[in-house]
Predicted 3D model of a 331-nucleotide part of an RNA (large-subunit ribosomal RNA, domain IV) from a Paracoccaceae bacterium. Its Rfam family is "Bacterial large subunit ribosomal RNA". Its family is annotated with ribosome and structural constituent of ribosome in the Gene Ontology. Its mean pLDDT, the model's own confidence on a scale to 100, is 85.
Context: one part of a larger RNA
């Protein structure tokens, strides 16, 4: 002198114009006191916000401990003084750009998904809406049980005992969970049904082989249950005195034809749907609308306060993220 997948301080005006996106760095910050909406499960939210003070010094106020001294009296309380600690407040003076002077030390608020929530997880690319989770719920067990590990002895559950254990769903709490048993599957049940061997008989056979008929387990067939089992939940025409829409009739068919909800969504192809709102401008965001390609009730359903290094979208401080670079330092 130049240079960096290097680290740092600092920048006048503007302040997210950057950029997928405030990514990344700012801002804030400790105590004291003052205030504190909204919605709630009344517990919270809540440090909500938003606001004032903070240093030495001097004075003088309060606290609480004790050290000497000097009284009282009920002998272990207590009055006064008087030094030291130690705490609270007023007032005053005083330094500095600044007093939590530094170091440690929240940016804040509002909407919506999505999971109730502390927890858990892919040691070494994923910490999450994914797993758990109380709470509901369904099923199998009467104890020498049901499950589960063993070839068995034998052992977990368990020194328990259906308020119990085990195997499944689902996922606080509110409000609820509609219809279907035709198909799978599970569970009963029955019988002039069907149905092996082995037995019985009857044929054949020197004896066998072999064939026929009769009995008859389980199974299958029948019949019924069980959807918080696995699932599963329509079509076409026509109609009302502007039009349009269709409350309604007709009609074909299903085991039953999606109920209450919720809806352009983590679900909706068209779709950047229409409408409103937010913006100067928005494929974003939010409220709505619904014939919903291909929403829906424990494969839960629609909502919810608190809570989230979860997703998203605004606003208000902020700043080198930019406008548009520059200086200065450390290696």
């Nucleotide at each position: 002198c130049a240079a960096u997948c290097u680290g740092g301080u600092u920048a006048a005006g503007g302040g997210a114009a950057u950029u997928c996106g405030g990514c990344a760095a700012u801002c804030u910050a400790g105590u004291c006191c003052c205030g504190u909406a909204u919605c709630u499960u009344c517990g919270g939210u809540a440090u909500a916000a938003g606001g004032g003070a903070u240093g030495u010094c001097u004075a003088u106020u309060u606290u609480u401990g004790u050290u000497c001294c000097u009284g009282a009296u009920u002998u272990a309380u207590u009055a006064g003084g008087u030094g030291c600690a130690u705490u609270u407040g007023u007032a005053g003076a005083u330094c500095g750009c600044a007093g939590u002077g530094a170091c440690a030390u929240g940016g804040a608020c509002u909407g919506c998904c999505c999971g109730a929530c502390u927890g858990u997880u892919u040691a070494u690319c994923a910490a999450a809406a994914a797993c758990g989770u109380a709470g509901c719920u369904g099923g199998u067990u009467g104890c020498a049980a049901a499950u589960c590990c063993g070839a068995a002895a034998g052992g977990a559950c368990g020194u328990a005992u259906a308020u119990a254990a085990c195997c499944g769903g689902u996922g606080a709490g509110a409000c609820c969970u509609g219809c279907c048993c035709a198909g799978u599957u599970g569970u009963g049940g029955u019988g002039u049904u069907u149905c092996a061997a082995a037995c019985u008989u009857c044929g054949g056979u020197u004896c066998a082989a072999c064939g026929g008929a009769g009995c008859u387990a389980a199974g299958a067939c029948c019949c019924a249950u069980a959807a918080a089992a696995c699932g599963g939940c329509g079509g076409g025409c026509c109609u009302a005195a502007c039009u349009a829409u269709g409350a309604g009739g007709c009609u074909c068919u299903u085991a039953a034809g999606g109920u209450a909800g919720c809806g352009u969504a983590a679900u909706g192809c068209c779709u950047u749907g229409u409408c409103a709102u937010u913006u100067g401008a928005u494929u974003g965001g939010u409220g709505a609308c619904g014939u919903g390609c291909a929403u829906g009730a424990a494969u839960g359903g629609u909502u919810u306060a608190a809570u989230g290094a979860g997703g998203u979208a605004g606003u208000c401080g902020c700043u080198g993220u930019c406008c548009c670079u520059a200086a200065c330092u450390a290696a």